A computed fold for an 81-nucleotide RNA from Thermincola ferriacetica, annotated as c-di-GMP-I riboswitch aptamer. Its mean pLDDT, the model's own confidence on a scale to 100, is 83. Its Rfam family is "c-di-GMP-I riboswitch aptamer". About the family: GEMM was predicted in a large-scale screen for bacterial structured RNA regulatory elements.
RNA sequence: UUCUGAUAAAGGCAAACUCAUCGAGAGGUGGGGACGCAAAGCCACGGGUCUGGAUGUAUUCCAGAUAGCCGGGUUACCGGG
Numbered sequence: 001u002u003c004u005g006a007u008a009a010a011g012g013c014a015a016a017c018u019c020a021u022c023g024a025g026a027g028g029u030g031g032g033g034a035c036g037c038a039a040a041g042c043c044a045c046g047g048g049u050c051u052g053g054a055u056g057u058a059u060u061c062c063a064g065a066u067a068g069c070c071g072g073g074u075u076a077c078c079g080g081g
Stems, first nucleotide, its partner, number of pairs: 002081004012037002017032006035068001041074003045071003048066007
């Protein structure tokens, strides 16, 4: 540098649910909690899904949400080749 995640250690994240709080909503944030995760770190670039609105019924447009839906970009711990 690159490939890889069978085994091990140190550690990390945290679904459902729940409490508080923010939001019109999808949802966000913090506490509790662990279903899972080797990028479940970060980025809405492409697709998907979801919310709100416009048009008025369609391969439409606008504004948002989702990185734990997939792809892509980017950075990184440990082990192994």